[in-house]
Context: one part of a larger RNA
Molecule: large-subunit ribosomal RNA, domain III
Organism: Modicisalibacter ilicicola DSM 19980
């Protein structure tokens, strides 16, 4: 210099109580604001306890603090179906022999790794101070082994088939989800007026399992016979004949059970006034409607839009009273990792509780062509002097 400049969004704070040695800032309660495609709600990345609960206020919080993402003790994360391990490949990586290379070493075939992608299966209620598709209750499925009963040609690292795929663009057919209307329950006004076409709340429902619809997509069975499919096929595929027009696949939704649960600001019982336990009503129609599903689907187009495995098949060696193979029922298993809590942020990346970055999912009502803009539901804020 100065007790100055600043105290990091101009969303907003105000009463009241409470607790304390102390209260603008902590807690409850009531009023007032702000976001609401975010400044709400769940992942994933990255953090690594920051969660909860008691307790402390010396540092740490730009003030103060009885408060905290601070100190401190204790607690806290429960899986066959979520994700990973597992199976399968993609760019790449490595890479037996190999080819090159004074050496180190480079490419590089079988092969082996590698998810940002294929591959098996769970929903709803409840429940802790903190965890739930993990616990508990209801109610399911899905693999793999064994046992039993019935039938039976069964077999692969090999073939063939699926798996499997671009863009844009329309149109149906639902459902999510919204409005009204009924239906339940509760209310009648401390101020003029309210028993009404009045107000104020609820009126929700999953996977499974059965039905096989809206629509879609292929003609369909057989006989014969073949220089393809690196061998072999009754499989694919090419040719020919024949018989028949239905046959098979794919597929949302609705419906029925699943459903004697659950459910209210409503009753009752208890209460340490946090709250616990236990009862229990309606649970229906219209309508408007997705950017979700049917849809890996349909039309168009030119730039022509993974692979490999699970899975169905077909045979080879081979086995064929045994072993396998299908059904159908019954029992058993189904390890081990993660999982708490932040995720547009005070907990990630920014030296900091930093007006900055950060991939994905839901998407309420009014207004609107709209995921705009305002205003609001749910929910969370009021931005540490």
């Nucleotide at each position: 210099g100065a007790g100055u400049a600043a105290c990091g969004a101009c969303a907003a704070g105000g009463g009241a109580u409470g607790u304390g040695a102390a209260a603008a800032c902590c807690a409850u309660c009531c009023c007032c604001g702000c976001c609401g495609g975010a400044a709400g709600a769940c992942c994933a990345a990255g953090g690594g306890u920051u969660u909860c609960u008691g307790u402390u206020c010396g540092a740490c919080g730009u003030c103060a603090a009885u408060c905290g993402g601070a100190g401190c003790a204790g607690a806290g994360u429960g899986a066959g179906u979520c994700g990973g391990c597992c199976c399968c490949u993609a760019a790449g990586g490595c890479g037996a022999g190999g080819c090159c290379g004074a050496a180190a070493g480079g490419c590089g075939u079988a092969g082996u790794c590698g998810a940002u992608g294929g591959g098996a299966a769970a929903c709803g209620g409840g429940u802790u101070a903190a965890u739930a598709u993990u616990c508990c209750c209801g109610u399911a499925c899905c693999u793999u082994g064994c046992g039993u009963g019935a039938u039976u040609g069964c077999g692969a690292u090999g073939g063939g088939g699926g798996g499997a795929c671009g863009a844009a663009g329309a149109a149906g057919g639902c459902u999510a989800g919204g409005u009204g209307a009924g239906c339940c329950g509760g209310g009648c006004g401390u101020u003029g007026g309210u028993c009404g076409u009045c107000c104020c709340g609820g009126u929700g429902a999953a996977a499974g399992u059965g039905c096989g619809u809206a629509g879609g997509c292929c003609g369909a069975g057989g006989g014969c016979u073949c220089a393809g499919g690196c061998a072999a096929a009754u499989c694919c595929g090419g040719g020919u004949c024949c018989u028949c027009a239905a046959g098979g696949c794919c597929g949302a939704g609705a419906c029925a059970c699943g459903a004697g649960a659950c459910g209210a600001a409503c009753c009752g019982c208890c209460c340490a006034c946090g709250g616990g336990c236990g009862g229990g009503a309606a649970g229906u129609c219209a309508u408007c409607g997705a950017u979700g599903c049917c849809c890996c689907g349909c039309u168009u187009c030119c730039a022509g839009g993974a692979a490999a495995a699970g899975c169905c098949u077909c045979u080879a060696a081979g086995c064929u009273u045994c072993a396998g193979a299908u059904c159908a029922c019954g029992c058993a298993a189904g390890a081990c990792c993660g999982u708490a809590c932040c995720c547009c942020a005070a907990a990630c990346c920014g030296a900091c509780a930093c007006a900055g970055g950060u991939g994905g999912u839901c998407a309420g009502g009014g207004u609107g062509a709209g995921a705009a803009u305002c205003c609001u539901a749910a929910g969370g804020c009021g931005c540490u002097u």